Glycine riboswitch aptamer from a Betaproteobacteria bacterium, 89 nucleotides, folded computationally. The sequence was found by an Rfam model in a public genome assembly. Rfam family: Glycine riboswitch aptamer. About the family: This family represents the bacterial glycine riboswitch. The coordinates come from a structure-prediction model, not an experiment, and the mean pLDDT is 83.
RNA sequence: UCCCGUUCCGUGGGAGAGAGCAGUUCGAUCUGCCGCCGAAGGCGCAAUUUCACCCGAAAACGCUCAGGCAAAAGGACCGCGGAAUUGCC
Numbered sequence: 001u002c003c004c005g006u007u008c009c010g011u012g013g014g015a016g017a018g019a020g021c022a023g024u025u026c027g028a029u030c031u032g033c034c035g036c037c038g039a040a041g042g043c044g045c046a047a048u049u050u051c052a053c054c055c056g057a058a059a060a061c062g063c064u065c066a067g068g069c070a071a072a073a074g075g076a077c078c079g080c081g082g083a084a085u086u087g088c089c
């Protein structure tokens, strides 16, 4: 210096599930009552972790606490552009 990784910014794509009922009620919010979704976050384990065992870690799997169920917003993850960083235990 370059590439990869990581973090951040911009930009494009991005699924699922009732525009549920009642309270005056199109939507939002509040209260009560049900029915659902999983790809913010969170929790739990599986494979695995290279002699074995234990502890721990661990997903797009499971749970739905949270969040969501017209649109909007959000959205794991991926592409492109840029900036920073020397990055194992």
Base pairs, nucleotide, nucleotide: 004087005085006084007083008082009081010080011079012078013077018034020033021032022031023030035069036068037067041065042063043062044061048057049056